[in-house]
Context: one part of a larger RNA
RNA sequence: CGCAUACGGUGGAUGCCUAGGCGGUAGGAGGCGAUGAAGGACGUCGUAGCCUGCGAAAAGCCUCGGGGAGCUGGCAAACAAGCAUUGAUCCGAGGAUAUCCGAAUGGGGAAACCCACCGACCAUCAGGUCGGUAUCGUCCGCUGAAUCCAUAGGCGGACGAAGCAAACCCGGGGAACUGAAACAUCUAAGUACCCGGAGGAACAGAAAUCAACCGAGAUUCCCUCAGUAGCGGCGAGCGAAAGGGGACUAGCCCUUAAGCCCGAUCACCCAUAGCAGAAGCUUCUGGAAAGGAGCGCCAUAGCGAGUGAUAGCCUCGUACGCGACAUGGCUGGUCAGGUGAAAACGAGUAGGGCGGGGCACGAGAAACCCUGUCUGAACAUGGGGGGACCAUCCUCCAAGGCUAAAUACUCCCUACCGACCGAUAGUGAACCAGGACCGUGAGGGAAAGGCGAAAAGAACCCCGUAGAGGGGAGUGAAAUAGAUCCUGAAACCGUAUGCGU
Numbered sequence: 001c002g003c004a005u006a007c008g009g010u011g012g013a014u015g016c017c018u019a020g021g022c023g024g025u026a027g028g029a030g031g032c033g034a035u036g037a038a039g040g041a042c043g044u045c046g047u048a049g050c051c052u053g054c055g056a057a058a059a060g061c062c063u064c065g066g067g068g069a070g071c072u073g074g075c076a077a078a079c080a081a082g083c084a085u086u087g088a089u090c091c092g093a094g095g096a097u098a099u100c101c102g103a104a105u106g107g108g109g110a111a112a113c114c115c116a117c118c119g120a121c122c123a124u125c126a127g128g129u130c131g132g133u134a135u136c137g138u139c140c141g142c143u144g145a146a147u148c149c150a151u152a153g154g155c156g157g158a159c160g161a162a163g164c165a166a167a168c169c170c171g172g173g174g175a176a177c178u179g180a181a182a183c184a185u186c187u188a189a190g191u192a193c194c195c196g197g198a199g200g201a202a203c204a205g206a207a208a209u210c211a212a213c214c215g216a217g218a219u220u221c222c223c224u225c226a227g228u229a230g231c232g233g234c235g236a237g238c239g240a241a242a243g244g245g246g247a248c249u250a251g252c253c254c255u256u257a258a259g260c261c262c263g264a265u266c267a268c269c270c271a272u273a274g275c276a277g278a279a280g281c282u283u284c285u286g287g288a289a290a291g292g293a294g295c296g297c298c299a300u301a302g303c304g305a306g307u308g309a310u311a312g313c314c315u316c317g318u319a320c321g322c323g324a325c326a327u328g329g330c331u332g333g334u335c336a337g338g339u340g341a342a343a344a345c346g347a348g349u350a351g352g353g354c355g356g357g358g359c360a361c362g363a364g365a366a367a368c369c370c371u372g373u374c375u376g377a378a379c380a381u382g383g384g385g386g387g388a389c390c391a392u393c394c395u396c397c398a399a400g401g402c403u404a405a406a407u408a409c410u411c412c413c414u415a416c417c418g419a420c421c422g423a424u425a426g427u428g429a430a431c432c433a434g435g436a437c438c439g440u441g442a443g444g445g446a447a448a449g450g451c452g453a454a455a456a457g458a459a460c461c462c463c464g465u466a467g468a469g470g471g472g473a474g475u476g477a478a479a480u481a482g483a484u485c486c487u488g489a490a491a492c493c494g495u496a497u498g499c500g501u
Stems, first nucleotide, its partner, number of pairs: 001500009015486001016450002020421002022418007029410002031164002039101003042055003046079001049075003061095006070083003106115003116133007135161009168199001169197005179186001183233001209216002220247005230238002251402003254346001259339003263335005269329004274322002280295005296313002298302001304316003351375008361387001382397005437444002457485001460472004
């Protein structure tokens, strides 16, 4: 040094577990904000720190309701001081307080800071308390230039807006990579992204629609029609509609009444705390019984979780049933108030020329829709459409407006589910994580779970530096479960023995 065996060290795989995730189903909710939000800073407990809660009235105050024996949140025990059947802690509803920053709004500003003015009240020496003072829009009032009237402007008042938020929605803008095996029309794609706006949905919507000589009868969504008809450097690719079957159904107004908004009250119900809720003992093994054995019981409850191993009958629950002072909500009834626009049947419109865009449709034979520009009718004896265009025929009535449901989505709440994960998985995050750390910044972004049933977390003794660490003793079923703590693989490092060289 190698091999083998045994025993260790290191290491943290594996198994088991779950406190956290992932994906759904059903119901709810779908907004918050100048009455100051979202998000923060700083404070706040008898006790230093962090988290949670709260705000100088500061882990809290008041009222009402629930509940019924302990309580003063968590890490995190002890102490101190207290509270509580005159009902505390806790849970629900409503209210009070709510520093400073933040739309931030008195002015400023390097957010959480600096500096003001006006009014009222209190103090009369500083001063203190409360309220107000941003901008824009609309309306009202006062005032008021050049410039007579006026207007602009100025001032005051009332009301509104502003900002945030996961997706869904509508509108205004709008790429490129890519594909075409290069590339320019084309595609990607009206996608990503930017901006504006709204709602719980949005948009659309009551035929100047389709159809085909038969007829249908607003819109939206799904299946089909159909990868069809078509479009297309007829390349790559793009790609309907009518019709049929379903979901859901609702019609109206401008013609003064259909509607819309808001409030009060009543009734049922729902939500926001809760209440009640059946039935098991003995014995054996064991550290422990829920396991084995024996004999019972309940069940509208044998979903599930916990308890020292696997419990219908031990605990919490579950089935069934019940419950609200208050607040909110649905539906319906009654009553009261407010609003009632545009306008009055749709003219600079329809149509036309030119240039674009949208329609599955790339100018094409290209209808139809929108319109930047130039033009420009008719008036129901009229007009639009039926995919160039014309006639016949059929059908509808533009240039005003409103409209639930079926549809889309889920930041969020509640309940439940899973041939979903189980700590290199599952969210980046099971753990004080968008924190540490990296970056000037935009931004990037980890690792890290497990003693035991119970701390019973090792009194006392010994070695040692009043160490670290260890040996006894003790606890425990177990301490090679001792806090670097379940199991404890391999690599790697040793000790002992044997053999080989």
This is a predicted structure of a 501-nucleotide part of an RNA (large-subunit ribosomal RNA, domain I) from Buttiauxella sp. Its Rfam family is "Bacterial large subunit ribosomal RNA". The RNAcentral record of the full RNA draws on ENA. The organism belongs to Buttiauxella, within Bacteria.